RNA sequence: CACUUAUCAAGAAAGGCUGAGGGUAAUGGCCCACAGACGCCUUGGCAACCUAUCAGAAUUUUAUUUUGAAAAGGUGCCAACUCCAUCUCCGGUAAAACGGAGGCAGAUAAGUC
Numbered sequence: 001c002a003c004u005u006a007u008c009a010a011g012a013a014a015g016g017c018u019g020a021g022g023g024u025a026a027u028g029g030c031c032c033a034c035a036g037a038c039g040c041c042u043u044g045g046c047a048a049c050c051u052a053u054c055a056g057a058a059u060u061u062u063a064u065u066u067u068g069a070a071a072a073g074g075u076g077c078c079a080a081c082u083c084c085a086u087c088u089c090c091g092g093u094a095a096a097a098c099g100g101a102g103g104c105a106g107a108u109a110a111g112u113c
Base pairs, nucleotide, nucleotide: 002112003111004110005109006108007107008106013043014042015041016040017039021032022031023030026086027085028084029083044078045077046076049074050073051072053069054068055067056066057065058064059063082105087102088101089100090099091098
């Protein structure tokens, strides 16, 4: 890199450095940004995917599944729904707008080659 499964409407920022773009294809929109964004570092936090732990439940019972707690370890994350749309279908409209479902793409975790 590729493939499989699960999740993606919730949650969580201060300080220091830097200095002009950034929102990780593209296009359009809409935002963030010299009152310093983005990025990097430190500290703090969020969450609960995996490992370990504790309590309960179920079953075909030395195991498996499942619910909850907690947060030690491995990751991840801490503007906006994955910021929104792009393709298809349905609703809706005179046509739009608009709403819903799915797809594509992407992110994260666990696993496979």

Model confidence (mean pLDDT): 81 of 100. SAM riboswitch aptamer (S box leader) from Chitinophagaceae bacterium UBA4857, 113 nucleotides, folded computationally. Taxonomically the source falls in Chitinophagaceae (Bacteria, Pseudomonadati, Bacteroidota, Chitinophagales).